Predicted 3D model of a 120-nucleotide RNA (Glycine riboswitch aptamer) from Luteimonas aestuarii. The coordinates come from a structure-prediction model, not an experiment, and the mean pLDDT is 79. Of the family's consensus pairs, 89% are formed in the model. The source organism's lineage runs through Bacteria, Pseudomonadati, Pseudomonadota, Lysobacteraceae and Luteimonas. Its Rfam family is "Glycine riboswitch aptamer". Gene Ontology term of the family: glycine biosynthetic process.
RNA sequence: CACCAACACUCUGGAGAGACCGACCGGCAUUGCCGGAACCGGCGCCGAAGGGGCACGAAGCAAGCGGAUCCUCGUCCCGCGCGCUUCCAAACUCUCAGGCAAAAGGACAGAGGGGCACGA
Numbered sequence: 001c002a003c004c005a006a007c008a009c010u011c012u013g014g015a016g017a018g019a020c021c022g023a024c025c026g027g028c029a030u031u032g033c034c035g036g037a038a039c040c041g042g043c044g045c046c047g048a049a050g051g052g053g054c055a056c057g058a059a060g061c062a063a064g065c066g067g068a069u070c071c072u073c074g075u076c077c078c079g080c081g082c083g084c085u086u087c088c089a090a091a092c093u094c095u096c097a098g099g100c101a102a103a104a105g106g107a108c109a110g111a112g113g114g115g116c117a118c119g120a
Stems, first nucleotide, its partner, number of pairs: 001119001007114001009112005018043001020042003024036005044100003050096001051094003057087005064080004
């Protein structure tokens, strides 16, 4: 100094699943009806905040087997290796968290202007 990734911000789009039951509160024409976001109890669900788990592959250790060498045995050398450990992805999976009218949130996508480092 330029570009870009990470990253954050702004705008736009953005799915799924009970407006469940009860308690409680309020109203009324009162053994019922209507309304109610959250809290409390209960059952049923969703997966796209976040979080957990796993493949291929890689590295290491390795029961054992074969080869080479050798009079023989063993070490060393080469190869194959039951199995174990570590690293390792997702829109898969789990459903901890979160969510199940609207609102909010929302992985991800598009656009905008920012933007250290590596690099020259």